[in-house]
Molecule: Glycine riboswitch aptamer
Organism: Synergistales bacterium
RNA sequence: AUGAAGGCUGCAAGAGAGACUCCGGCCAAUAUGCGUACGGAGCGCCGAAGGUGCAACCUUCUCCCAAAGGGGGAAGGGAAACUCUCAGGCGGAAGGAUUGCAGCUGGACG
Numbered sequence: 001a002u003g004a005a006g007g008c009u010g011c012a013a014g015a016g017a018g019a020c021u022c023c024g025g026c027c028a029a030u031a032u033g034c035g036u037a038c039g040g041a042g043c044g045c046c047g048a049a050g051g052u053g054c055a056a057c058c059u060u061c062u063c064c065c066a067a068a069g070g071g072g073g074a075a076g077g078g079a080a081a082c083u084c085u086c087a088g089g090c091g092g093a094a095g096g097a098u099u100g101c102a103g104c105u106g107g108a109c110g
Base pairs, nucleotide, nucleotide: 006105007104008103009102010101011100012099013098018043020042021041022040023039024038025036026035027033044090045089046088050086051084053082057077058076059075060074061073062072063071064070065069
């Protein structure tokens, strides 16, 4: 400085998946509850905090054919809203990747 990326804060938007089973507590009350979302366990399920894995491609090593060059293998690096489901979540609220706007910060290019 007509101030890039990034960061923080505020506001707005923001998906999915349990009316399951058992136990405890509480409530009701002498019946043994089609009660309850307060807690625990089990089973089932979701994918959008966080985390795991990887394609192209890159690097190194190595093997084969070989004139150039080409082909194979191993290790390391390597993105996502894909993948796993460790964590998290499955009434509402809260949270929530991400998006928009505003403010603050930041200082790249010039």